[in-house]
């Protein structure tokens, strides 16, 4: 130098072109004498950036970022 991979919620991750979702956590409320399990309910996202294609992009093309493998 090269290929190849990953980037979405506070963390882990799902998401087949049509206005983004689950565990966990956290806040509140039931439960308790407290607590810790459970039950309910709400809030958190300009989908890494910038461009292209498209009636419409997280989602496909191309460039950049930053990680991680592998080759030399």
């Nucleotide at each position: 130098g090269g290929a190849g991979g990953u980037a979405u919620a506070a963390c882990u991750c799902a998401g087949a072109g049509g206005u983004a979702g689950a565990g966990u956590g956290c806040a509140u409320g039931c439960c308790u004498a407290g607590c810790a399990u459970g039950c309910a309910c709400a809030g958190g996202g300009c989908c890494c950036u910038g461009g292209g294609u498209u009636c419409a992009a997280u989602c496909c093309c191309c460039a950049g970022u930053a990680c991680c493998u592998c080759c030399a």